[in-house]
RNA sequence: UCUUAUCCAGAGCGACAGAGGGACCGGCCCCGUGAAGUCGCGGCAACCUCUUUUAGCCCAACCGGCUAAAAAAAGGUGCCAAUUCCGUCAGGCUUCUGGAAGAUGAGA
Numbered sequence: 001u002c003u004u005a006u007c008c009a010g011a012g013c014g015a016c017a018g019a020g021g022g023a024c025c026g027g028c029c030c031c032g033u034g035a036a037g038u039c040g041c042g043g044c045a046a047c048c049u050c051u052u053u054u055a056g057c058c059c060a061a062c063c064g065g066c067u068a069a070a071a072a073a074a075g076g077u078g079c080c081a082a083u084u085c086c087g088u089c090a091g092g093c094u095u096c097u098g099g100a101a102g103a104u105g106a107g108a
Stems, first nucleotide, its partner, number of pairs: 001108007012041005020030003025087003042080003047076003051071008084101001089098003
């Protein structure tokens, strides 16, 4: 950089530090009752791997494999203010659909 899936759910304390942060722009917010960042501990979740169970399929059958569902949470990530905080473009016309951009995973 490309492809693809998801993004109205969920989950924070402490130490150090000391002024910013919520991607960009506009808005609206958070923040010395302590922002960003680093570290420790904890948690959420279930994308990938692993494990178990069930169903279906391949096989004459076993082994084995594939697909789907469920469970668990050991490993790899991710995340823990506000719907991705809201909007941006098009349709629609009063709050909805699609898109763009972005984030994360998996693959190339």
The RNA shown here (SAM riboswitch aptamer (S box leader)) has 108 nucleotides and comes from a soil metagenome.
Rfam family: SAM riboswitch aptamer (S box leader). The family is grouped with related families in Rfam's "SAM clan".
RNAcentral holds the sequence, with entries from MGnify.